A computed fold for a 164-nucleotide RNA from a mouse gut metagenome, annotated as Lysine riboswitch aptamer. RNAcentral holds the sequence, with entries from MGnify. The coordinates come from a structure-prediction model, not an experiment, and the mean pLDDT is 78.
């Protein structure tokens, strides 16, 4: 260089499928009060609805889905893949922000718990940082040495292991 493998059964990441939850909420529609605003993520513009009665406050009826998340299983896989940043594209124009797409840029061995922040309806989850113990790789030095196993220390995937 190239080819093949390990870390874990809670390793990664994925479209279908069910199931909670989102929620008796949002919209719809009606009724009383109520008297001029209100709505499209924000903010300008612009549009659309209102005295044929806005917001908003109490009732009545009907009433969801999106994204997230559980679980079994099928597929792809071992930077698997997450994140920052840069570009493109969408979101009624602009600028913010949000999404989704690409990246030859920089970070992260991994999974867990814990605080913090941000996302979110959420005490779920996720992502980012820090602390922690565990766990995989190599290295190094002690021990036992017939075994390669322990134990302490350190570093981390462009890394390690085997074969050509």
């Nucleotide at each position: 260089g190239a080819u093949a493998g390990a870390g874990g059964u809670u390793g990664c990441g994925u479209g279908a499928u069910u199931c909670a939850u989102c929620a008796g909420u949002a919209g719809c529609u009606u009724g009383u009060c109520g008297g001029a605003u209100g709505c499209a993520g924000c903010a300008g513009g612009u549009g659309c609805a209102g005295a044929a009665g806005a917001a908003g406050a109490c009732g009545g009826g009907u009433a969801a889905a999106a994204g997230g998340g559980g679980a079994g299983a099928g597929c792809g896989c071992c930077g698997a893949a997450a994140g920052a940043g840069a570009u493109g594209u969408u979101u009624u124009c602009u600028g913010c922000g949000g999404g989704c797409a690409u990246u030859u840029u920089c970070u992260u061995g991994g999974g867990c718990a814990u605080a913090u922040a941000u996302u979110g309806a959420a005490g779920a989850a996720a992502u980012a940082u820090a602390u922690g113990a565990c766990u995989g790789u190599c290295a190094u030095c002690u021990c036992c040495a017939g075994g390669c196993g322990a134990g302490a220390u350190g570093u981390u995937g462009c890394g390690c292991u085997a074969u050509c």